Model confidence (mean pLDDT): 75 of 100. This is a predicted structure of a 398-nucleotide RNA (Bacterial RNase P class A) from a Calditrichota bacterium. It was read from a public genome assembly, where an Rfam model found it. Rfam family: Bacterial RNase P class A. The family's RNA type in Rfam is ribozyme. Rfam links the family to the GO terms dimeric ribonuclease P complex, ribonuclease P activity and tRNA processing.
[in-house]
RNA sequence: AAAGUAGACCGGACGGUCGCCUCAAGGUGCUACGGUACUUUGCGGAGGAAAGUCCGAACUCCAAAGGACAGGGCGGUCGCUAACGGCGACUUCGAGUGAUCGGAGGAAAGUGCCACAGAAAAUAGACUGUCUCGAAUUUUCGGGAUGAUGGUGAAAAGGUGGGGUAAGAGCCCACCGCCCCGGUGGUGACAUUCGGGGGCAUGGUAAACCCCGCCCGGAGCAAGACCAAAUAGGUUCCGUGUUUCCCGCUUUUUGGGAAAAAAGAGUUGUCCGCUCAAUUCGCUCUGCGUAACGGAAUGGGUAGGUUGCUUGACCCCGUCAGCAAUGGCGAGGCUAGAUAAAUGACCGUCACCCCGAUUUUGGGGAUACAGAAUUCGGCUUACAGGCCUACUUUGGAU
Numbered sequence: 001a002a003a004g005u006a007g008a009c010c011g012g013a014c015g016g017u018c019g020c021c022u023c024a025a026g027g028u029g030c031u032a033c034g035g036u037a038c039u040u041u042g043c044g045g046a047g048g049a050a051a052g053u054c055c056g057a058a059c060u061c062c063a064a065a066g067g068a069c070a071g072g073g074c075g076g077u078c079g080c081u082a083a084c085g086g087c088g089a090c091u092u093c094g095a096g097u098g099a100u101c102g103g104a105g106g107a108a109a110g111u112g113c114c115a116c117a118g119a120a121a122a123u124a125g126a127c128u129g130u131c132u133c134g135a136a137u138u139u140u141c142g143g144g145a146u147g148a149u150g151g152u153g154a155a156a157a158g159g160u161g162g163g164g165u166a167a168g169a170g171c172c173c174a175c176c177g178c179c180c181c182g183g184u185g186g187u188g189a190c191a192u193u194c195g196g197g198g199g200c201a202u203g204g205u206a207a208a209c210c211c212c213g214c215c216c217g218g219a220g221c222a223a224g225a226c227c228a229a230a231u232a233g234g235u236u237c238c239g240u241g242u243u244u245c246c247c248g249c250u251u252u253u254u255g256g257g258a259a260a261a262a263a264g265a266g267u268u269g270u271c272c273g274c275u276c277a278a279u280u281c282g283c284u285c286u287g288c289g290u291a292a293c294g295g296a297a298u299g300g301g302u303a304g305g306u307u308g309c310u311u312g313a314c315c316c317c318g319u320c321a322g323c324a325a326u327g328g329c330g331a332g333g334c335u336a337g338a339u340a341a342a343u344g345a346c347c348g349u350c351a352c353c354c355c356g357a358u359u360u361u362g363g364g365g366a367u368a369c370a371g372a373a374u375u376c377g378g379c380u381u382a383c384a385g386g387c388c389u390a391c392u393u394u395g396g397a398u
Stems, first nucleotide, its partner, number of pairs: 001394007009386002012350007020045002023042008047369001051380002054378005059220004066272004071216005076090005091104005105211002110209002112205003127150001129146007158176006177200001178198005183192003224307004234298007242260006261279001264276003281289003314333002317330005351367001352365004
């Protein structure tokens, strides 16, 4: 100097004039004494992704537990975290010269699939070729054996050397490879230049079905809570509207308590289980109705206000522990809370970008992606221009 790899940051600044919103303090007026209108001053006011709504939670409600099946998520090991499909470190396989990047339970539980080519694609079985027997005798045909040679393919019964055989083959042997057991190191996944055994399962694919292990309620701030107001506390249908026991009273009162009883509803999708109320009165009295209660459907009214609403698994700095993610301790800070939705407009200077010009003057641009709406931790996506740090490779100089 060039080419890369990984990570982080900025993405307009300064000044002035006016405008908007929350909060705090003060003043003036009105007041139904709850508050309200105006005004003065002060602090503050949209992101690294606020986006996507893909994951996980906090919080709220579904009245409160449980079990089985189904369904869904994850998947090397160990840590971090409130949790996660996230993050960190490590192991192993692969790509790359490298910095780095990507993958990860199981194919010896079972089923399925592997185009084309090839004889044959996994209980794989013979095309070329080799050996042997018979017939025939230029040629060739049939039987048996073989899978070493060659061919096809991504992949075809481990590799090298020797022995053996009719010819061959782990058929046998040695050394590798593979599998199993032990030793050693490591929390572990694993490693091993250690020892022993085995001729040895002869492919791939599970983001194919499946198997194994771990985990998992639903809905969502338009959740919910409170106040005010209004209508029709409407109408129809279903079920219960009882039984038993104990205490007390019989002057008054006609009382109090307990248990059982569920059509339906509720707790994720199904099932089981569990839980949920009233129980009054009348009559023609073992039946019928009724107050009340629990449900289903339908209809009507209101849709206004307050709250939830910003002090947080929060942020900055220092220190300790840890390889790190992260955690402990100390000290400091309060940084939007709108509600049809505020956070803006103008001017000047500078920075930046584009065009033109080349003794440095002019013109234009408002400058990327893009705007909070309960909050937080992640992931993914978008981003003009600029800038920083660490590392790798190549070339040159010293």